[in-house]
RNA sequence: GUCGGGACAGCUCAGUUGGUAGAGCACGCGGUUGAAACCCGCGCGUCACAGGUUCAAAUCCUGUUCCCGACA
Numbered sequence: 001g002u003c004g005g006g007a008c009a010g011c012u013c014a015g016u017u018g019g020u021a022g023a024g025c026a027c028g029c030g031g032u033u034g035a036a037a038c039c040c041g042c043g044c045g046u047c048a049c050a051g052g053u054u055c056a057a058a059u060c061c062u063g064u065u066c067c068c069g070a071c072a
Base pairs, nucleotide, nucleotide: 001071002070003069004068005067006066007065010025011024012023013022019055027043028042029041030040031039048064049063050062051061052060
């Protein structure tokens, strides 16, 4: 340099044809307990960045950044 894959919550990830953004763990509050742990309930918080298409974009298109792999 060329080609392919990937970037979603603090962490690990799901999201199957464009139609309400989610799970587990973590964190906060409450319940429970003599006090904790475990357990139960509630909450917090997010689509790498910038544009485009569309009534509607995590999803489609373009560019940028970063990571992984193959070839040279």
Description
Predicted 3D model of a 72-nucleotide RNA (transfer RNA) from a Candidatus Obscuribacterales bacterium. The source organism's lineage runs through Bacteria, Bacillati, Candidatus Melainabacteria and Candidatus Obscuribacterales. Its mean pLDDT, the model's own confidence on a scale to 100, is 81. Rfam family: tRNA. The family's RNA type in Rfam is transfer RNA.